[in-house]
Context: one part of a larger RNA
RNA sequence: GCCGGCGAGUUACGAUGUGAUGCGAGGUUAAGUGCCACAGGCACGGAGCCGAAGCGAAAGCGAGUUUGAAGAGAGCGAAAAGUAUCAUGUCGUAGACCCGAAACCUGAUGACCUAACCAUGAACAGGUUGAAGCAAUGGUAAAACGUUGUGGAGGACCGAACACACGCCUGUUGAAAUAGUCGGUGAUGAUUUGUGGUUAGCGGAGAAAUUCCAAACGAAUCGGGAUAUAGCUGGUUCUCCUCGAAAUAGCUUUAGGGCUAGCCUCACAUGUAGAUCACCGCAGGUAGAGCACUGAAUGGCCUAGGGGGCUUCACGGCUUACCGAAGCUUAUUAAACUCCGAAUGGCGGAUAAUCGAUGAACGGGAGUCAGACUGCGACAGACAAGUGCCGUAGUCAAAAGGGAAACAGCCCAGAUCCACAGCUAAGGUCCCAAAGUACAGGUUAAGUGGGAAAGGAUGUGAAAUUGCACAGACAACCGGGAUGUUGGCUCAGAAGCAGCCACACAUUAAAAGAGUGCGUAAUAGCUCACCGGUCGAGUGAUUUUGCGCCGAAAAUUAACGGGGCUCAAACCUGACACCGAAGCUUGGGAAUGUACGAAGUACAUUGGUAGAGGAGCAAUGCGUACGGGCAGAAGCCAUACCGGAAGGAGUGGUGGACUGUACGGAAGAGAGAAUGCCGGC
Numbered sequence: 001g002c003c004g005g006c007g008a009g010u011u012a013c014g015a016u017g018u019g020a021u022g023c024g025a026g027g028u029u030a031a032g033u034g035c036c037a038c039a040g041g042c043a044c045g046g047a048g049c050c051g052a053a054g055c056g057a058a059a060g061c062g063a064g065u066u067u068g069a070a071g072a073g074a075g076c077g078a079a080a081a082g083u084a085u086c087a088u089g090u091c092g093u094a095g096a097c098c099c100g101a102a103a104c105c106u107g108a109u110g111a112c113c114u115a116a117c118c119a120u121g122a123a124c125a126g127g128u129u130g131a132a133g134c135a136a137u138g139g140u141a142a143a144a145c146g147u148u149g150u151g152g153a154g155g156a157c158c159g160a161a162c163a164c165a166c167g168c169c170u171g172u173u174g175a176a177a178u179a180g181u182c183g184g185u186g187a188u189g190a191u192u193u194g195u196g197g198u199u200a201g202c203g204g205a206g207a208a209a210u211u212c213c214a215a216a217c218g219a220a221u222c223g224g225g226a227u228a229u230a231g232c233u234g235g236u237u238c239u240c241c242u243c244g245a246a247a248u249a250g251c252u253u254u255a256g257g258g259c260u261a262g263c264c265u266c267a268c269a270u271g272u273a274g275a276u277c278a279c280c281g282c283a284g285g286u287a288g289a290g291c292a293c294u295g296a297a298u299g300g301c302c303u304a305g306g307g308g309g310c311u312u313c314a315c316g317g318c319u320u321a322c323c324g325a326a327g328c329u330u331a332u333u334a335a336a337c338u339c340c341g342a343a344u345g346g347c348g349g350a351u352a353a354u355c356g357a358u359g360a361a362c363g364g365g366a367g368u369c370a371g372a373c374u375g376c377g378a379c380a381g382a383c384a385a386g387u388g389c390c391g392u393a394g395u396c397a398a399a400a401g402g403g404a405a406a407c408a409g410c411c412c413a414g415a416u417c418c419a420c421a422g423c424u425a426a427g428g429u430c431c432c433a434a435a436g437u438a439c440a441g442g443u444u445a446a447g448u449g450g451g452a453a454a455g456g457a458u459g460u461g462a463a464a465u466u467g468c469a470c471a472g473a474c475a476a477c478c479g480g481g482a483u484g485u486u487g488g489c490u491c492a493g494a495a496g497c498a499g500c501c502a503c504a505c506a507u508u509a510a511a512a513g514a515g516u517g518c519g520u521a522a523u524a525g526c527u528c529a530c531c532g533g534u535c536g537a538g539u540g541a542u543u544u545u546g547c548g549c550c551g552a553a554a555a556u557u558a559a560c561g562g563g564g565c566u567c568a569a570a571c572c573u574g575a576c577a578c579c580g581a582a583g584c585u586u587g588g589g590a591a592u593g594u595a596c597g598a599a600g601u602a603c604a605u606u607g608g609u610a611g612a613g614g615a616g617c618a619a620u621g622c623g624u625a626c627g628g629g630c631a632g633a634a635g636c637c638a639u640a641c642c643g644g645a646a647g648g649a650g651u652g653g654u655g656g657a658c659u660g661u662a663c664g665g666a667a668g669a670g671a672g673a674a675u676g677c678c679g680g681c
Base pairs, nucleotide, nucleotide: 001681002680003679004678005677006676011094012093013092014091015090016089017088018087019086020085021084022083023082026050027049028048032044033043034042035041036040054061055060064076065075066074067073097235098234100232104225105224106223107222108221109220115199116198117197118196119195120194121193122192123191124189126158127157128156129154133150134149135148136147137146138145162186163185164184166183167182169180170179201217203213204212205211210219238616239615240614241613242612243611248261249260250259251258252257262368263367264365265364266363270359274355275354276353278351279349280348281347282346288340289338290337294334295333296332299329300328301327305323306322307320308319309318310317311316371396372395373394374393375392376391377390379388380387401412402411403410416589417588418587419586421585422584423583427579428578429577430563431562432561436576439574440573441572442571443570449565455550456549459547460546461545462544463543464542465541466540467539468538476534477533478532479531480530482507483506484505487501488500489499513528517526518525590606591605592604593603594602595601596600617670620666622664623663624662625661626660627659628658635654636653637652638651639650641648642647
């Protein structure tokens, strides 16, 4: 891991609903007793319990009573039948659907491991060093002291046994639940070790590490309390039918739990109560708008007041490109501003239409209290987030099908079943791949389409305004582009062209600025504006708009799903055809509800998690009745049969002795999941 077996809402008592049965203003016995007796029944037993009357704290009164001064008012009652048993839903008390703690308490068992201690024993090859003391000798006044010997001290040195465990490697389902090889440390000591003994868990021991106390010790092990408790996790076994949620509010030592309400379901009675739309009538202060209030806020005018300057002995006066309330004016602004003010939405209503049981009440049973995304309206955030938090609608959750390549929350559409029938939705119609290589008119050249901004650009289409132009424009070429004058000032110089001033300067002219650039130290020189000629038809400027271009650097080719596509297979406009879903239709079948008495018909309905309700199937005992079986029971194998499902037959084989059907009744009553338990492989 697979297979097989086992494996989870039970039982007792009480409460409250529902169903059934008996009796009924009543209903009912309990313990016990008697009888029959293997079992189990039948009688008796009225104690007690519930109901038939309530109200009051009570005395008490009573269809009333309490309060009260009250014949008032008010509160609770009266004017609806219960009770016993059985079955069943749920709740309570019990282990109470099953498995699961870490822990707590209690009593025992442990110091054969290990820690410390006590008693009594044992062990330490060999080598080295050479303390004190002593002796001899030198030395001294005597000492001190020196030298040479002797001596044999030491938590001394080297190094086996022994003890330890510092490093690498090997080992890592090991040879071993801590070892092995090679090295390492101590090795006369706070040394090592044998035997016997002592200390015990709210404890002991500890050269102290939360270390040890029998291979896992922040409190040992074993038994018991004990099925501790678990608002937590996991699991909870056959089928079909009807309906079908919630992820919200309030409160909560509450936030992943609960209680009540909301939303679901069932039963019961009620009877037109419900929803949508039209119409009518109401309330409102949002969007917008506005500045009349409250605030914010811009420029100007004007004017109190203040500052500066001048003046004055003072009073005062004059002045100011200083600041500046109020006022006037200009242009603004607000969730907590409003002189105004919608659309939607809300409430109420007679009538009509549509829907077709949707409403409200009483009662039994729930589940839900982590929601998600999308559009719209706000807030928070950074007008960030697949962000947080509200409102509102939808979908998912609990919804399959078609589309979006793939893709809970987007678009279309809600799957009762069958069909090799039809029509459509979204989306599509060159090939992959069902259907137009369809039609008409435009656009795009960028593979734009098939990712992106500020910004940039003689890309290109459409529209509009305007200038010049056959009295010749625009572009190109040829020629002119002068004079007063080097304008004045400034300056070393300033001559059109460093700078300042003036500029309708004036003259000659077809035209020519006191000069548009380049240039010079300054001149010079080149050019432009402007004019003439050549040429011969359009040429400039501005605005709006469609589609494109650049801007554009990342890790797969990887930003059309791919091939591939250019008067398109891209984009825009128009009109037609077709494809396309579990939608709708057609034909056939089933079920649920309502209506008509049943039958049958008509109409409507039949996605579904948590959950409520209903109807059934199978397995094992039992009771009653009826059967089957050695001429072959159960079980097993095969099989194209029957039923809406769980399931049920028939036949053949195998097998070799039991077993079925109907109706009741009873429960150890259904397995795929629990890191489930046991066995097999």